Small-subunit ribosomal RNA from an uncultured prokaryote, 1460 nucleotides, folded computationally. Its Rfam family is "Bacterial small subunit ribosomal RNA". The coordinates come from a structure-prediction model, not an experiment, and the mean pLDDT is 84.
RNA sequence: GUUUGAUCCUGGCUCAGAACGAACGCUGGCGGUAUGCUUAACACAUGCAAGUCGAACGAGAAAACCACUUCGGUGGCAAGUAAAGUGGCGCACGGGUGAGUAACGCGUAGAUAAUCUACCCUCUAGUCCGGGACAACUUCUCGAAAGGGGAGCUAAUACCAUCGAGUGUUUCAAUGUUAAAAGGUUUACUGCUAGGGGAUGAGUCUGCGUACCAUUAGCUUGUUGGUAGGGUAAUGGCCUACCAAGGCUACGAUGGUUAGCGGGUCUGAGAGGAUGAUCCGCCACACUGGAACUGAGACACGGUCCAGACUCCUACGGGAGGCAGCAGUGGGGAAUUUUGCGCAAUGGGCGAAAGCCUGACGCAGCAAUACCGCGUGAGUGAAGAAGGCCUUUGGGUCGUAAAGCUCUUUUCUAAGGGAAGAUAGUGACGGUACCUUAGGAAUAAGCACCGGCUAACUCCGUGCCAGCAGCCGCGGUAAUACGGAGGGUGCGAGCGUUGUUCGGAUUUACUGGGCGUAAAGGGCGCGUAGGCGGUUUAACAAGUCAGAUGUGAAAGCCCCGGGCUCAACCUGGGAACUGCAUUUGAAACUGGUUAACUAGAGUGUGGUAGAGGAGAGUGGAAUUUCAGGUGUAGCGGUGAAAUGCGUAGAGAUCUGAAGGAACACCAGUGGCGAAGGCGGCUCUUUGGACCAACACUGACGCUGAGGUGCGAAAGCGUGGGUAGCAAACGGGAUUAGAUACCCCGGUAGUCCACGCCGUAAACGAUGUCAACUAGCUGUUGGGAGGAUCUGCCUCUUAGUAGCGUAGCUAACGCGAUAAGUUGACCGCCUGGGGAGUACGGCCGCAAGGCUAAAACUCAAAUGAAUUGACGGGGGCCCGCACAAGCGGUGGAGCAUGUGGUUUAAUUCGAUGCAACGCGAAAAACCUUACCUGCCCUUGACAUGUAGCGAACAUUCCAGAGAUGGAUUGGUGCCUUCGGGAACGCUAACACAGGUCCUGCAUGGCUGUCGUCAGCUCGUGUCGUGAGAUGUUGGGUUAAGUCCCGUAACGAGCGCAACCCUUAUCCUUAGUUACCAGCACGUUAUGGUGGGGACUCUAAGGAGACUGCCGGUGAUAAACCGGAGGAAGGUGAGGACGACGUCAAGUCAUCAUGGCCCUUAUGAGUAGGGCUACACACGUGCUACAAUGGGCAGUAUAGAGGGUCGCAAUACCGCAAGGUGGAGCAAAUCCCAGAAAGCUGCUCUCAGUCCGGAUUGGAGUCUGCAACUCGACUCCAUGAAGUUGGAAUCGCUAGUAAUCGCGAAUCAGCAUGUCGCGGUGAAUACGUUCUCGGGCCUUGUACACACCGCCCGUCACACCAUGGGAGUGAGUUGCACCAGAAGUGGUUAGUCUAACCUUCGGGAGGACGAUCACCACGGUGUGAUUCAUGACUGGGGUGAAGUCAUAACAAGGUAGCCGUA
Repeated sequence: GUUUGAUCCUGGCUCAGAACGAACGCUGGCGGUAUGCUUAACACAUGCAAGUCGAACGAGAAAACCACUUCGGUGGCAAGUAAAGUGGCGCACGGGUGAGUAACGCGUAGAUAAUCUACCCUCUAGUCCGGGACAACUUCUCGAAAGGGGAGCUAAUACCAUCGAGUGUUUCAAUGUUAAAAGGUUUACUGCUAGGGGAUGAGUCUGCGUACCAUUAGCUUGUUGGUAGGGUAAUGGCCUACCAAGGCUACGAUGGUUAGCGGGUCUGAGAGGAUGAUCCGCCACACUGGAACUGAGACACGGUCCAGACUCCUACGGGAGGCAGCAGUGGGGAAUUUUGCGCAAUGGGCGAAAGCCUGACGCAGCAAUACCGCGUGAGUGAAGAAGGCCUUUGGGUCGUAAAGCUCUUUUCUAAGGGAAGAUAGUGACGGUACCUUAGGAAUAAGCACCGGCUAACUCCGUGCCAGCAGCCGCGGUAAUACGGAGGGUGCGAGCGUUGUUCGGAUUUACUGGGCGUAAAGGGCGCGUAGGCGGUUUAACAAGUCAGAUGUGAAAGCCCCGGGCUCAACCUGGGAACUGCAUUUGAAACUGGUUAACUAGAGUGUGGUAGAGGAGAGUGGAAUUUCAGGUGUAGCGGUGAAAUGCGUAGAGAUCUGAAGGAACACCAGUGGCGAAGGCGGCUCUUUGGACCAACACUGACGCUGAGGUGCGAAAGCGUGGGUAGCAAACGGGAUUAGAUACCCCGGUAGUCCACGCCGUAAACGAUGUCAACUAGCUGUUGGGAGGAUCUGCCUCUUAGUAGCGUAGCUAACGCGAUAAGUUGACCGCCUGGGGAGUACGGCCGCAAGGCUAAAACUCAAAUGAAUUGACGGGGGCCCGCACAAGCGGUGGAGCAUGUGGUUUAAUUCGAUGCAACGCGAAAAACCUUACCUGCCCUUGACAUGUAGCGAACAUUCCAGAGAUGGAUUGGUGCCUUCGGGAACGCUAACACAGGUCCUGCAUGGCUGUCGUCAGCUCGUGUCGUGAGAUGUUGGGUUAAGUCCCGUAACGAGCGCAACCCUUAUCCUUAGUUACCAGCACGUUAUGGUGGGGACUCUAAGGAGACUGCCGGUGAUAAACCGGAGGAAGGUGAGGACGACGUCAAGUCAUCAUGGCCCUUAUGAGUAGGGCUACACACGUGCUACAAUGGGCAGUAUAGAGGGUCGCAAUACCGCAAGGUGGAGCAAAUCCCAGAAAGCUGCUCUCAGUCCGGAUUGGAGUCUGCAACUCGACUCCAUGAAGUUGGAAUCGCUAGUAAUCGCGAAUCAGCAUGUCGCGGUGAAUACGUUCUCGGGCCUUGUACACACCGCCCGUCACACCAUGGGAGUGAGUUGCACCAGAAGUGGUUAGUCUAACCUUCGGGAGGACGAUCACCACGGUGUGAUUCAUGACUGGGGUGAAGUCAUAACAAGGUAGCCGUA
């Protein structure tokens, strides 16, 4: 950082840091210092890595050179040299590697009175006289070779014997016994032998520490001990014989897996965690396995023998070899260097020494592998150059950066000088380091990143593509997240990536976590081991504390110094090494011991309550069945039904009987029990608890791993029992289906006895025990006191409930019955899924239980609370929402719109309510955006430049027209006389143009919820917080309207009011309006004079406010009723639309970003289309008729419009209309006759005198033009339709219904729309239901918000995994066979120098043989691990598959747990 709309918590994942023997990518100047096969303990060509000593010994060349020569050779020197041998010392050090090893291997501290130690140091003593051989050498001989064999000669510091001190041994002594030597060179040493001591090195033993797995629980027969013997330098079952039966183990034996250990290294605040390269210490190993020899030391890296595998040589008979030494090669691998120089230094071996040897070591080479240091220049320089990038086009930025000018020389190149390392000699390094001089900015910068975490932003390209990505996540046309660029940020000879470790992670919690609901308390007791444990006394000193001593190697880390110019690095000193051991003290606490105590615990005495347990008996009600009586047609069941029962008599009712199971009322957040659980009554028996008071025991206690017992329901076994209920099953319904819910039946089972099972949401989701910490209330059992004495009050004790303080908690909540504060012990947890699964083991008759993983996969999963939204949750309330009514739609014909279809085109948009008589308040052309054909290209339209011309108009021709050609007329306006303005044409270019796309890039406008009553803010308060409060509550209202209450107090946008119209009155003003009174006039008419009263007009006022009265209410708000009033509780109607929702609608009103077209997606033109028509839907008109149709007569409006106009009187036509034109720019004239109504006549219930569609004919009007495609008139025709299924719409009063009139648009076209008036109802009980909405509350797994979320099978793809007939490989146990080399024992066979001998031989030895042990190998049988396996099981993952809808709301049958 990441779970959520937001919050707090829990919890995982991820990142930032440091480190590395690293690797990879890009890049790369120098120096110093380090480091460099982590993999195949894989195999190795070649060279080198251990020799040395002539002062231990014998023997002993050759070449070259010199001399002589008879040219064949000889002598000298080389030289007592080389090479080899005998002998001595070394080869057991140094160097390599980490396979094995979980061990006295390592570490630490001890022991060795149980031991050895060559060379070295020191001390003591000795070092005499003899003897016999064997190499080399000579010769013979075998073999390919390696290598032997026979015979002969010879020396020694080689070997043997003698004398023999001392040592050792015989327990001491004495005595006996065993038992040593070597000389060399030279003149002084050096050796040798024995012994004592030292030093060094080594062996052995012991305490403690030292990985994981218990899904490894038992292991062991030389095993454990003893005695005796053997063996070793030495203890010891180390080995052998005999005896005993022991030994180890839950404090983890045995087995398995992994691993060299430590000093240290990395990390970390530390505690820890990880690690064991380089350097140092120890161990182990040397091709694999075994074995011994020699030696002071080995069971021996560059020794021996044997076996095995591999490689090589071979004459096929036999032989040779071992780089885990230094280089190097192949191989493996992501990956790790030169077949270098030198013994100059340091060190080692031999030697008296010179010296020789030394791939130890010192150096060099390679590698940015790491650390450290230096450089790639410095100063100045604004025309802020060019260029790049961005841009709001002004500019900004790269940027003093560059160029230019002035400097410097670390590096670099060249030349010269030149150390230390070396105490006498000797220098690989070394053309060294270092110094001086000269030259010249010259030779030297990259890498990663720029969405957040995390420092750093813009443009272009791309368009869920390509790609990025550590986590969250970016990308679907405006990407700071991809790719490029510019700019920026970070580090810098490096920078990134990958891997690994620690950290962050208090995310294993010792320091330092948790368990009511997040993961987590065992279902409950008893109890073993263990852990812990009351008060006092004494002494001990194991723990504890303090001091001292030893040790804790060096290096490293740290501190203080010193040396390389600094640093890294090197070096001196100190500190530290938190440990262990020994020792001296202390005695509080813990501990073991001692002596006591009574407060814990227990026992006794007397009482009390109780569904505590077990057994036996017994009771009534009810259900069912059976028998009988009465009685007749139904019963039963459901939402409604049916199956079922019943005329063979049910159900109902009465009587009787049988049988099983359960115990109504009492009954209670009452009682008892450890939990599970326990309920009629009586008896027997039995466990526990509580109370009171005293007596007794004297810590006897608490907890409790394993263990053991109990343990609901279901289930299992055997045998009974079975009334009711009831899995399975059958039938009936429901349903799309219904293996369910509902109904009718019904078997296991439920019941009893005995035996298993051992699990539950076995829950208070809260382990047991103990102590402490406010109160109040109820209730059960006991005790005490008081009282007004049945009943009440108070105190106390043991339970059991409800509130609540402090405190705790993430919150919810808990709160003396703690989830508070503490102590003791046990159990359990560590992200979700996979999975409580697999495998293994144990238990079970089975079902299954207990124990219990991993691979893989996700970035979350979870808890509590908040705000919304939602619910086939609840409460309250409203609305023509329902209901009550009136009239419609849906059926018919037509009109109109839409879908669909058709078409060259039927232009486009609007699509539930909230599209569909909508945009369109008028599609014949135009409109027009569509189609077809023709035509234009700076364009039909705008601005700018240049030139020409007024503009413009007439006539003719071609053409469908646009257009083209020809022709004629025309010279305008302003002027400072230069010219200018408007217009037209021509040319080129900037540009125009687009009803092209995107309403999901936008502005504006609009619809809708909804004229619903809501939506918010400031301050305060509450809450960790999201948020809450206010705004909730009680009333009330049309209203968040108002009142009251109130941790809230106020405020804003909404409501209301203010505005308009209308209803009443008043004032003012009267023309075109009006006319009461007066006058004139007319057949008649405000026609005229006049009037200003009335109506009216149009300006201003008044009026209505619950103001008044009564009642209700809380004394409020308000409501109800009344009075007055034209109007009464908003008087009626309109305009007015809060925060917001729907990515709602509109790019085609307009505007606009981006994209696209540019001789076309632009412009013009003619014709066509938008008017099509099997069909479906919406909205209307006209009807179906008598409340009507027809005819005749007759009355009464309002609001509008009118000069490209409305048009009167008059005349013509049946009519539409025509002729004609008075008047009127309109309170004057015209449109203009209102109609329903009323009066009278007729029709008489019919497809009609209803209805008018359709069609034929004839016309009128508008218009360039009525064919596609106008309206109207007349004559004729006379369709469907007789009131409309399911369903559905409007309307609460001047409303519905009905009747006509006008207007906009408009040349013409109205059943549409917008207005106007006339006539003028019915009904509303009411809020159960439908729809929508508001408030409160509740549940929620929803938040894209129920059109939500989400489960499982099946199908497909991929992944890991279990089972699996088996198969293959490894490791290993047991039994047996076998037995090389070697060692030990035995030895009758063969051979035999030293000594003895009586000379025969003996002693001793060697070879051979044999026995024991034993490696390799083999056979059989087990165990275990890995790989693989037809098939198979489940699991996981995967944008748009199938089936259903299980869960979340009462999720539509509440859900969940265990079981079948």